[in-house]
């Protein structure tokens, strides 16, 4: 320098145009234990790398860019 993949609560991931943005794990409260840890029931916390566009609508298409990662020069 080309070109490919990734980016979504603290971590791992899913969501392929409209349904409250969901799973697991981790936290926190509260029961239960002598107490830990298991269970149960409850609960917080993400507007989806960043700016734009396209649409009646956008984590989802499109565009540049920024990080990682890989391939090639």
């Nucleotide at each position: 320098c080309g070109g490919g993949c990734u980016g979504u609560g603290g971590c791992g991931c899913a969501g392929a145009g409209g349904c409250u943005a969901g799973c697991g794990c981790g936290c926190c409260u509260g029961c239960u234990u002598u107490g830990g840890g298991a269970g149960c029931a409850g609960g917080a916390g993400g507007c989806c790398g960043u700016g734009g566009g396209u649409u009646c609508a956008a984590a989802u298409c499109c565009c540049a860019c920024c990080a990682g990662c890989c391939c090639g020069a």
The RNA shown here (transfer RNA) has 73 nucleotides and comes from a Candidatus Parcubacteria bacterium. The source organism's lineage runs through Bacteria, Bacteria candidate phyla and Candidatus Parcubacteria. The sequence was found in a public genome assembly. Rfam family: tRNA. Gene Ontology term of the family: triplet codon-amino acid adaptor activity.